[in-house]
């Protein structure tokens, strides 16, 4: 000297989904409440192929080790996929996965 995967922070752009009643109120809006109904893009949980572990089987071998297969149980296994725990659902607001920029952390790799 190069600066992966990760990860943290600023800055930009970011979705979806509602209604009644009650209460508030000069009016109107908004918190908040009861009732059904809805969203998925904080988070959280599940899972596929496919690796590996243990038991049995069955072929090869004169037999044993290996070896090819098989069938049951363990672990590890992704999402923007699925669930709807949680979290959200006039508008304005704020927030959000995830994209781009930046800086910092780190130190695979040449």
């Nucleotide at each position: 000297a190069u600066g992966a995967u990760u990860u943290c922070g600023c800055u930009g752009c970011g979705a979806g989904a509602u209604a009644u009643c009650c209460g508030g109120u000069u009016u109107u809006c908004a918190a908040g409440g009861a009732u059904a109904g809805c969203c998925g893009a904080a988070g959280g949980g599940g899972c596929a192929a496919u690796g590996g572990g243990a038991a049995g089987g069955g072929c090869u071998u004169a037999g044993c080790c290996g070896g090819c297969u098989u069938u049951u149980u363990c672990c590890a296994g992704a999402a923007u996929c699925u669930u709807u725990c949680a979290g959200g659902c006039c508008a304005c607001a704020g927030g959000u996965a995830g994209c781009a920029g930046u800086g910092g952390a780190g130190g695979a790799u040449g």
A computed fold for a 110-nucleotide RNA, annotated as Glycine riboswitch aptamer. The coordinates come from a structure-prediction model, not an experiment, and the mean pLDDT is 75. The sequence was found by an Rfam model in a public genome assembly.